Small-subunit ribosomal RNA from an uncultured bacterium, 1382 nucleotides, folded computationally.
[in-house]
RNA sequence: GAACGGUGACAGCAAUGUCAUAGUGGCGCAAGGGUGAGGAACGCGUGAGUAAUCUACCCUCAAGUUUGGAAUAGCUCCUGGAAACGGGAAUUAAUACCGGAUGUGAUUGCAGGACUGCAUGGUUUUGCAAUGAAAGCAGCAAUGCGCUUGAGGAGGAGCUCGCGUCCCAUUAGCUAGUUGGUGAGGUAAAGGCCCACCAAGGCGAUGAUGGGUAGCUGGUCUGAGAGGACGACCAGCCACACUGGGACUGAGAACUGCCCAGACUCCUACGGGAGGCUGCAGUCGAGAAUUUUGGGCAAUGGACGAAAGUCUGACCCAGCAAUGCCGCGUGCGGGAUGAAGGUCUUCGGAUUGUAAACCGCUGUCGAGGGGGACGAAAUAUGACGGUACCCCUGGAGGAAGCCACGGCUAACUACGUGCCAGCAGCCGCGGUAAUACGUAGGUGGCGAGCGUUGUCCGGAUUUAUUGGGCGUAAAGAGCCCGCAGGCGGCUUGGCAAGUUUCGAGUGAAAUCUCCCGGCUCAACUGGGAGGGCGCUCGGAAAACUGCCAGGCUUGAGGCAGGGAGAGGGAUGUGGAAUUCCCGGUGUAGUGGUGAAAUGCGUAGAUAUCGGGAGGAACACCAGUGGCGAAGGCGGCAUCCUGGCCCUGUCCUGACGCUCAGGGGCGAAAGCGUGGGGAGCAAACCGGAUUAGAUACCCGGGUAGUCCACGCCGUAAACGAUGAGUACUAGGUGUAGGGGGUAUCGACCCCCUCUGUGCCGAAGCUAACGCGAUAAGUACUCCGCCUGGGGACUACGGCCGCAAGGCUAAAACUCAAAGGAAUUGACGGGGGCCCGCACAAGCAGCGGAGCGUGUGGUUUAAUUCGAUGAUACGCGAAGAACCUCACCCAGGUUUGACAUGCAUGUGGUACUGAGGUGAAAGCCGAGGGACCCUUCGGGGAGCAUGCACAGGUGUUGCACGGCCGUCGUCAGCUCGUGCCGUGAGGUGUUGGGUUAAGUCCCGCAACGAGCGCAACCCCUAUCGCCAGUUGUAUUUUUCUGGCGAGACUGCCGAGAAAACCUCGGAGGAAGGAGGGGACGAUGUCAGGUCAGCGUGGCCCUUACGCCUGGGGCUACACACACGCUACAAUGGGUCGUACAACGGGCUGCGAAGCCGCGAGGCGGAGCCAAUCCCAUCAAAGCGAUCCUCAGUUCGGAUUGCAGGCUGAAACCCGCCUGCAUGAAGCCGGAGUCGCUAGUAACCGCAGGUCAGCAUUACUGCGGUGAAUACGUUCCCGGGCCUUGUACACACCGCCCGUCACGUCAUGAAAGUUGGGAACACCUGAAGCCGGUGGGCUAACCGCAAGGAGGCAGCCGUCGAGGGUGGGUCCAGCGAUUGGGACG
Repeated sequence: GAACGGUGACAGCAAUGUCAUAGUGGCGCAAGGGUGAGGAACGCGUGAGUAAUCUACCCUCAAGUUUGGAAUAGCUCCUGGAAACGGGAAUUAAUACCGGAUGUGAUUGCAGGACUGCAUGGUUUUGCAAUGAAAGCAGCAAUGCGCUUGAGGAGGAGCUCGCGUCCCAUUAGCUAGUUGGUGAGGUAAAGGCCCACCAAGGCGAUGAUGGGUAGCUGGUCUGAGAGGACGACCAGCCACACUGGGACUGAGAACUGCCCAGACUCCUACGGGAGGCUGCAGUCGAGAAUUUUGGGCAAUGGACGAAAGUCUGACCCAGCAAUGCCGCGUGCGGGAUGAAGGUCUUCGGAUUGUAAACCGCUGUCGAGGGGGACGAAAUAUGACGGUACCCCUGGAGGAAGCCACGGCUAACUACGUGCCAGCAGCCGCGGUAAUACGUAGGUGGCGAGCGUUGUCCGGAUUUAUUGGGCGUAAAGAGCCCGCAGGCGGCUUGGCAAGUUUCGAGUGAAAUCUCCCGGCUCAACUGGGAGGGCGCUCGGAAAACUGCCAGGCUUGAGGCAGGGAGAGGGAUGUGGAAUUCCCGGUGUAGUGGUGAAAUGCGUAGAUAUCGGGAGGAACACCAGUGGCGAAGGCGGCAUCCUGGCCCUGUCCUGACGCUCAGGGGCGAAAGCGUGGGGAGCAAACCGGAUUAGAUACCCGGGUAGUCCACGCCGUAAACGAUGAGUACUAGGUGUAGGGGGUAUCGACCCCCUCUGUGCCGAAGCUAACGCGAUAAGUACUCCGCCUGGGGACUACGGCCGCAAGGCUAAAACUCAAAGGAAUUGACGGGGGCCCGCACAAGCAGCGGAGCGUGUGGUUUAAUUCGAUGAUACGCGAAGAACCUCACCCAGGUUUGACAUGCAUGUGGUACUGAGGUGAAAGCCGAGGGACCCUUCGGGGAGCAUGCACAGGUGUUGCACGGCCGUCGUCAGCUCGUGCCGUGAGGUGUUGGGUUAAGUCCCGCAACGAGCGCAACCCCUAUCGCCAGUUGUAUUUUUCUGGCGAGACUGCCGAGAAAACCUCGGAGGAAGGAGGGGACGAUGUCAGGUCAGCGUGGCCCUUACGCCUGGGGCUACACACACGCUACAAUGGGUCGUACAACGGGCUGCGAAGCCGCGAGGCGGAGCCAAUCCCAUCAAAGCGAUCCUCAGUUCGGAUUGCAGGCUGAAACCCGCCUGCAUGAAGCCGGAGUCGCUAGUAACCGCAGGUCAGCAUUACUGCGGUGAAUACGUUCCCGGGCCUUGUACACACCGCCCGUCACGUCAUGAAAGUUGGGAACACCUGAAGCCGGUGGGCUAACCGCAAGGAGGCAGCCGUCGAGGGUGGGUCCAGCGAUUGGGACG
């Protein structure tokens, strides 16, 4: 197969027809689909240009479609290879290929014309010449489809340009085809695009070059916006297709074409070959993680075809994943015995909760059954799909979770846990009562979701255009000059770049907003409309900015006349002082310090006089004064020189301001070269101080300090305050100038300009503060800041001789760092003032012995608590048993004690000989009751059982109460007002005064409260009344009661006054007469659960209760508080005098008698001004002995003998007598008490208690001192003030080294990897060029041969490879540096 020759099948006798199609030919494969590696670029976006261009298929128009030729695949034969794939021969067709003809038009050349543009030019037209076309097929035909040459269109593409498009300057210089020209080449096309030659250009601080990162856009997310971040899906563009290079074909170029190189995978007969899922599914790997090897071309679209049709993982659908958005359901109504269960509980209840059950109802989704589409336009055709949708049936049935509940932030309890386990976004929770962990109940939020994690925007005016700052919080460059840049006085005219406005074009669609519509709604989707904004073109306006031209004088500058000055540079010169040298006088010290010493000095110092040398600095004047841009500048003179101020208003006519980069100046120290060197003085050496003293103090002393020249370039270079201009109340000093008035005179006074201070209005500021010299109000320009540390650092770069300077990060780490102000606290800060605080005194402690307490040790137990002051003679005002809490042993379990309920009980409760036992307890004969009564019984008791009792078990850091302490200190607060943004202040501070916040005065305060004081008690004097049991007696004394008195009332002095102070009088007492009770707000988580009470927790035949015994009484030691002493102011003995407070009935106990004595017998008297303790004392006084000694001191210890209490004195009481007679001779460092009836010394009483204290405690009286100059110092305290980095508050905070651990980071011999270049070598494919001696159908030629072509070879270029030296980046690195955290 409707371009071609065959071949095969079927039908036919055949011609032929039909079907199929390996090959030739045509078209397509450059579309569609995927991805974002690369690329910072005309890549993209937007707007232009192309007069510098191309365009197959499609549409329109014009003209044509003639005549020949030579091959070749297929097929057939031969043949190589494992394969992939070939080789040779012969033969054949075309819309395949090649000649000839024609030439409308086309192109080119030549000669003209017309029109026109932004340049080269463009358009058009006339004539001549040259060049170069074509293919047929189907159909009976008409005709259709093709083919050729042109013109136009549509759509597509190439190229060029303006503008826009990330970060790093620790990338500042880059560039040789580089920039331009001429010519040639090349392309569809301009062009260094390429080549030859010529010139030496081009780019860059408006960021070149380099490095890093990135596809761009429409848009998306966020945001009030401006912005910021992003670029999934969808859409436009670009780029890529295993990595790199290359061309071919074609209208156009390469994801599923070709060639070469490389890496990798596969096949192989080892000779060679094959491959490219960043197409759709799917597999592996990696990973926190991402789907089906599905259906269909029915629709939309694409390729080819005349068509039928074929192809299409484009596409349309379905599947998987709550991944997102939207919609819907899991039921609705009634229902209180407020069920059960759970949880909590004050045990009453509350809550879950109308929730459930139960009753009634509905039917979305789902289930079963039935019907059943649109999407299809003209015939046919539906993957989705028996889907959407509709109807019926049945039934609450099948369908709820996640997070949170300390604050932010909506929602609370219980239990468990006990700084554990854990939570945590920030602050922070958890160490025994956790709303913060875990669980439960409840509650809150959201809901097919919820919570977490990551990322972006927001909040964050926290990079500030809108919309921030820089005196002290981070931040003004050390200062000046000044190019570029930015900004710029008054006025006239013009232009129109900015600006404003009008119109046109564009800004794709989608998205967004509004309106309308379609799916039941919505998400989704269809239609319509839309401004703003960007770019381009055209017009208009001319106020402002700009530009051009002209004018002006006030900004700026000049000129003239005056003026002040430590302004700068150079050269001279002066006196005082220090030191040194010489000489004189002179003698033993001097010097130095807190005190000393080193040092100097008899070799003559220091001191003093004279002479000389040398260097440095310039007293007085001198001043918050002057000058300079800053650094800085100070004797005097001269020379050179910069700036400033005032007056005149004469000249120029905006000439100005600021200033990145750049340039200059720049204290001290330091560096280089050469001088100089008196004094001073890093380093260094001595002497001191000190625990040490590499310091402060002292004696020495070198660089340096000085000069010249050259570097360095920093500082708390500060007013911590950039420069300039304008504006905005004043007052008062000071420096320089001018004017006015006045005058003898600028002596005063007034005005003004410039500089320099203080105080202040408005205003500003977080406050402090600033305030015409602004930190006020504005404008211009520059510099700088963006949490603390790391880090004024590292690396790199630049500068420097070096020291170092300039520029300047990151990792990591912290939840702050910081400013100003406030209140406290603190200070080896200041002022004022108190206190036995010191000082002045007296007596002690610390040494001894003993007592008591504590620590420690010991023990079966030595019960517990108290622990600087503020524990330690404390709880304890009395441990032999008891107490008692501890230990050992024995017993007991509703209990030793309370209440309730139930049951039982009448010989019950109670008592109880006896037995046993260590006792408790157990057994137990016998004896033996009470109250009420309605006579039933009830109560009480007892027994049993159940509830419960009980606990000196724990927590004083869960508490009440009470107490200690600062502290009997003078303070602590409130209301109202006022001040401050506020904390807060004021009052309460100040001047006086007081014991006192006591009082007075003053005062933006006025008042008040708690404290102080007073009111209360004792005491000192007097009066009155009463007087038992006191007194011999009225009195006096004494006891009790009631009163008086003292108030700075009086005088004087001080002071303005008041308060007050000092002195005096009187008085018993004088300025609070003495003493007590009384203790503000608060502090110490002070002490006490063991006095009591009490929350929580714990034990319950024991951690309860009873009993016997033991222990709390131990003993190498240490401490605290005491007693007694060490003696003569004493001890012993004898004599003698004088108190007060108290206590007493199972009590005090007299007289008398006994005993050496303790005590005993005795029993009077007394419930106590009566009697007793109790003669009431002792010290004292008188006398005597002792005579300085371990004693006539001292009394410990021990022995013996007694007494008392008590069941009981062994552990473990007290007392008496006799005997014994220790240490100790006044106490180291240190430390306590006391200021007057006090200390000291002396005794007495009481409580507790059977007894035991007298050495404790609480009281009482007796005798009875010394000292206080004073507030410097020690301790504590009060008020004011000051500093503060403290606030758990100085017992604070905090710095650095060292040691250990962890982490990040710099350096480092080196080592490893990577990137981009460069030089040279090599060089594939291939285009281009060259080449001849190979091969060669069409054309020319009779032929030979030629033209042309093919292959080969050579050359340029050339990916890659190799070699080399540099460069950049990164990793590792012994060791080393600092850093952070613990």
Background: The coordinates come from a structure-prediction model, not an experiment, and the mean pLDDT is 85. Its Rfam family is "Bacterial small subunit ribosomal RNA".